[in-house]
């Protein structure tokens, strides 16, 4: 440098369990009660830094029901300050390292779970792995439009 083995992690739609509700043991015997344990949100997206404030983006699924209920926590979104683009400075504005906004279309990438087969853990709820497997939006890119905005001095070319 590579390959190889082994360990870690893979990073916030994330974690957690005092209510629920559900499983096994004991102890009661119709009301129960203890112990021990299960469920408890599917993925797409998504961070300059610090502080505050807030009811924190998107669409699957179910099928009307937040994927019961609760708490914590966070990349949303506003404000402030500092850092940084926007050819250099200063004010001023706007963005956030892909660093000018908003809206229409159109491209391309293109989701897990559900759902079916199967293995394996456990007495059980349950849970974990593998095949198959078909389908979102937002968001940002990229290409076309349409509004806005792109100041002001002052350098240098």
């Nucleotide at each position: 440098a590579a390959a190889c083995a082994c360990a870690g992690a893979c990073g916030a739609g994330c974690g957690c369990c005092a209510g629920a509700c559900c499983u096994c043991u004991c102890c009661a015997g119709u009301g129960g009660g203890a112990g021990a344990g299960g469920u408890g949100a599917c993925g797409a997206g998504g961070u300059g830094g610090a502080g505050g404030g807030u009811c924190a983006u998107c669409g699957a699924a179910u099928c009307u029901u937040u994927u019961c209920g609760g708490c914590g926590g966070a990349u949303g979104c506003c404000c402030u300050c500092c850092c940084g683009g926007c050819u250099c400075c200063a004010c001023g504005g706007u963005c956030g390292u892909g660093a000018c906004g908003u809206c229409c279309u159109c491209g391309a990438c293109a989701a897990a779970a559900a759902c079916c087969g199967g293995a394996g853990a456990g007495c059980g709820a349950u849970c974990u792995c593998c095949g198959g497997g078909a389908c979102a939006g937002a968001g940002a890119c990229g290409g076309g439009g349409a509004c806005g905005a792109g100041g002001u001095g002052g350098a240098a070319g």